[in-house]
RNA sequence: GCCGAAGUGGCUCAGUGGUAGAGCGGCUCUUUCGUAAAGAGUAGGUCGGGAGUCCGAUUCUCCCCUUCGGCU
Numbered sequence: 001g002c003c004g005a006a007g008u009g010g011c012u013c014a015g016u017g018g019u020a021g022a023g024c025g026g027c028u029c030u031u032u033c034g035u036a037a038a039g040a041g042u043a044g045g046u047c048g049g050g051a052g053u054c055c056g057a058u059u060c061u062c063c064c065c066u067u068c069g070g071c072u
Base pairs, nucleotide, nucleotide: 001071002070003069004068005067006066007065010024011023012022013021018055026042027041028040029039030038048064049063050062051061052060
C1' cells in the first nucleotide's frame, strides 16, 4: 500500500429501516448475629466521528478514526 472483519450501558454481546435490549457487574431493600448466596426493585447509552438517502437510520450509502486478521 491492497483486501476483509469489528466498534452498541462498567464488561461480554443481541438488535439487518418504525419506542435501544439481555447476561454479568453497580446501587437500594428483604432475609442473616454478620458476610456470602437467594429474592425484589432501581440507575446507567448523544449506538466510534461526520455527511448523505428516507416520513423515519444502531440498521442503507460515502468519507474519516481506532482495533484485529490476511496479502505484498
Transfer RNA from a Patescibacteria group bacterium, 72 nucleotides, folded computationally.
Rfam family: tRNA. It is annotated as a transfer RNA.
Its mean pLDDT, the model's own confidence on a scale to 100, is 82.
The sequence is in RNAcentral, with records from ENA.
The organism belongs to Bacteria candidate phyla, within Bacteria.